Predicted 3D model of a 480-nucleotide part of an RNA (small-subunit ribosomal RNA, 3' major domain) from a metagenome. The coordinates come from a structure-prediction model, not an experiment, and the mean pLDDT is 82.

[in-house]
Context: one part of a larger RNA
Order: sequence, then structure tokens, then C1' cells
RNA sequence: UGACGGGGGUCCGCACAAGCGGUGGAGCAUGUGGUUUAAUUCGAUGAUACGCGAGGAACCUUACCUGGGCUAGAAUGCGAGUGACCGAUCGGGAAACCGAUCUUUUCUUCGGAACACAAAGCAAGGUGCUGCAUGGUUGUCGUCAGCUCGUGCCGUGAGGUGUUGGGUUAAGUCCCGCAACGAGCGCAACCCCUAUCCUUAGUUGCCACCUCCACUUCGGUGGAAGGGACUCUAAGGAGACUGCCGGCGUAAGCCGUGAGGAAGGUGGGGACGACGUCAAAUCAUCAUGGCCUUUAUGCCCAGGGCGACACACGUGCUACAAUGGCCGGUACAGAGGGUUGCCAAGCCGCAAGGUGGAGCUAAUCCCUUAAAGCCGGUCCCAGUUCGGAUUGGAGUCUGAAACCCGACUCCAUGAAGUUGGAAUCGCUAGUAAUCGCGCAUCAGCCAUGGCGCGGUGAAUACGUUCCCGGACCUUGUACA
Repeated sequence: UGACGGGGGUCCGCACAAGCGGUGGAGCAUGUGGUUUAAUUCGAUGAUACGCGAGGAACCUUACCUGGGCUAGAAUGCGAGUGACCGAUCGGGAAACCGAUCUUUUCUUCGGAACACAAAGCAAGGUGCUGCAUGGUUGUCGUCAGCUCGUGCCGUGAGGUGUUGGGUUAAGUCCCGCAACGAGCGCAACCCCUAUCCUUAGUUGCCACCUCCACUUCGGUGGAAGGGACUCUAAGGAGACUGCCGGCGUAAGCCGUGAGGAAGGUGGGGACGACGUCAAAUCAUCAUGGCCUUUAUGCCCAGGGCGACACACGUGCUACAAUGGCCGGUACAGAGGGUUGCCAAGCCGCAAGGUGGAGCUAAUCCCUUAAAGCCGGUCCCAGUUCGGAUUGGAGUCUGAAACCCGACUCCAUGAAGUUGGAAUCGCUAGUAAUCGCGCAUCAGCCAUGGCGCGGUGAAUACGUUCCCGGACCUUGUACA
């Protein structure tokens, strides 16, 4: 100087407390451990691994296994030489591939050029090892308020001071004081979205007023012309700064059911992550040193495996019902996607779906009926009209191909489960809870995952003694 303390002081955080909903019990989905296996490819392992890399494992992917094949090799450049290559047929084969046969160039200044094959060679290949040789990228402490430097001063020196102190703040934020005076990286602001208003603009968006037409149950509905008011779209601006008022305070600042205002004290959210820590993660995104391999640890192919299953754990979904299930009627979003695509109306089918073909390169058409909600009916507390696992049968769709191993539909079947031990997680407001919708990947899909979007919409916070993590000062130390 740090680090540590079941030392002290001050302070903060869904850290506790106060609340709401879960997990831990059940079934299933998914990841992991273990076990098994010819293989169950590899990596990730307290917090910071475990719906993680993977934003799509039937083949492919694919790195694994078994078997069959190739050896300058699957790709690229140079290349003597050949003249074709491509293609077709036949045989073998699971295919890859091997063998045989047939067919066979173009331009030309006749030197050659283009193209294809291709010996030797130069050069390959490796998802083989080392993340403890590395770059790059990432997690975490932590969006915590810290981490440093120049000069000066102090100290023999390590080093200190500044950065401590008194206040204040979300903040090393600001004020005051001070042997310090300044500065840098962080904080904040500048950026984006959102909440209000103004201006500009008006198609595909909008329809208040005015005009016309058609229908009319005289309430209105549909269409056209027209309009820029409104909604909206998207560009520019305004607006919030403790600016004003009052109180407290030297100041910074704090307080107020203050005013004004759409918004008030960082308005809400995002992007943004200091010096560094964990020899943290990744040689399998990529790059790369070294090592290893070269008729194989490389390459091609078929089939299998990554999907196994006594068991254990994590993350989720669905439930155990009446604030509910089922049936009928009815209302209201936002954000996205679409030409190898989205697919309307109509018709067929109980349905998945089929047929059909209109429109749309999309503010125009389609995906697209949002669901919870509301109205009415039914069930009457039961393993049930709860719950839907599992299994049998029949189908649909994608795709060469659904046996291993797809999703969906219909009929039948109806398991466990009656609110979950010890323990443990999330959340402070448009949040939790709950409800549906969309997208990426994608032929299809094992999505209950991930990322977004809107609808409905709470409870509680006395307080900081305690648990966890962190910041500053101080103290002890036999630790570095």
C1' cells in the first nucleotide's frame, strides 16, 4: 500500500422486511449428469454451465459409429502433354464409384487462343492437440462510482497528498474548507424510441362539414364527387431548466396536495460498460504460434447415431378446477411478414386439409375471426362435462424418403394429479399476474424455446436490527 475480520462508523441495491405470483410434489417438453452403446460427435460446470453454442439433428446439417471406396486428393493458381469436354447406352453396386462401348470441339493472321482433361512438381487438407503460447469476441463484479496522471509539497524509502474532512447527490454530482493546483478515463449530457403541442405534406391513409346517387324498418347503410378539419403517416421545430413562488440553508441543495403545464425534479425506456478481477469462456465462428497427422487424424458415399434409459438435477409448459369447464351470440389491438411468396371470395370435407383462382413487389391485396372481455345457457363439487398423459384405429400435409425419428386432424381410450417437505426464485407500475398476436431460423418440424407486440391490470414498502452483494472512512493483523 492492499486484502481480510463472526472490528467500528456512514450509505446503497427486490438484499431483507411488507406484499403478489411461482419453483420444489404430478404428467409432459427441453437441457445436463450418470449409465448404456459400434457410436450415443464436441464444447459450456458455483454465482458467471444446465430451452447454453443450436435463430430449426428424418437425408443433408454432422464433426460420431459401421461398412464400401479415393490417394496431388472435395476447392483454387501455375503446368509438359492430349483433343475434346459434356452427353448417351450397357454391366456391377446400397450409393459413392469402377469397367466397357458409342458419340465428339469452336475461333484462327495457321504462330496460336478459348475450353476441357491432366503426368511430375510447387502448393493441399485436418471441427486433430494446446484458450496455461495468442489475436479477436464474450460473461462477471457492475451502469457499481470509481481508476489514474502532470507539476508542486511531505517522506531515507515503499509511498502519501490531491481522491481525506463538513454538507449534498442516483453519481469522485455539486458546494465549502484544506499543500495542494490542474487534468484524463469513467458519471451526466450530446444519440434513438415514447408521452404534449406547432409547422410542412396528403396517397394506398383519414371522412367533420358541404353536394350527388342507390337502398331504407326513416335510426341509418353503401358508393361517388370533394375536402386537409380530425386520426394517422414522417420530416422539421417547441417544450422541463429546480426556470418561477414559499420555507430551510453560508452555499451546493432539500422540502411543498405551491403555481403553470401533456409531462416535475434523471418524466419512462433503450443504446452506451472506466482502470481492472476471475491464467473466467471460446484453437468447433474466424484468425493464428507451436506440436501431431499425410494410401490418413484428409476426402466421397450408404446405413446407423447425436432421439438410448434403472436413475438424479436445472429450466419450462399443462393442470389439479366454479374468479372455473363446455356451448351459442357479440366487441375492441399493436407490431411484424409476403413473388421459389402471402393466398381472398366461392365450393367439398366433422376436421387437419383439398379445390378454386381474385388481388398484392403491398399505408392499396393477403397472412388477419385477436384472446382474455361482455351477454345468454348448461354443469353442482365428483377424480367430475376438472385434467389431459398414454395407447388403439382412420386420415391430412411437407418432403426422393416420416421404421428408427416429423407436425397436424378425427374417432375411441381416458393415466398421474385434490395446491405440493426441507428449501428456494421473480417482481416496486402500465411493473407483477393474466390474455392472445407476430417474427427469425425453416421444405416440414418435435417452439411449451428465443426475440418482439399490444389487451386487461393489481398488492405492498413500517423500516435498515438481521441474511446476501457493493461503496467510502477508520481500526487490528503473525496474510501478500